[in-house]
RNA sequence: GGGCGCUUAGCUCAGCGGUAGAGCGCCUGCCUUACACGCAGGUGGCCGUAGGUUCGAUCCCUACAGCGCCCA
Numbered sequence: 001g002g003g004c005g006c007u008u009a010g011c012u013c014a015g016c017g018g019u020a021g022a023g024c025g026c027c028u029g030c031c032u033u034a035c036a037c038g039c040a041g042g043u044g045g046c047c048g049u050a051g052g053u054u055c056g057a058u059c060c061c062u063a064c065a066g067c068g069c070c071c072a
Base pairs, nucleotide, nucleotide: 001071002070003069004068005067006066007065010024011023012022013021018055025043026042027041028040029039030038048064049063050062051061052060
């Protein structure tokens, strides 16, 4: 330098056109002598950035940025 993939909650990931979810984590309560486990409730996201398409975009298109892999 070229090609491909990824970027969504604190972490790991799902979701691929109609106002975003799970597990773990964290907080509170219950339980316990206490802790853990367990149970109940709660907390948490400008869906990398900027444009475009569309009635409508996390999802489609373009550019850029970051990360990873391959080729040279």
Predicted 3D model of a 72-nucleotide RNA (transfer RNA) from Paeniroseomonas aquatica. The sequence was found in a public genome assembly. Its Rfam family is "tRNA". Rfam classes the family as a transfer RNA. Its mean pLDDT, the model's own confidence on a scale to 100, is 84.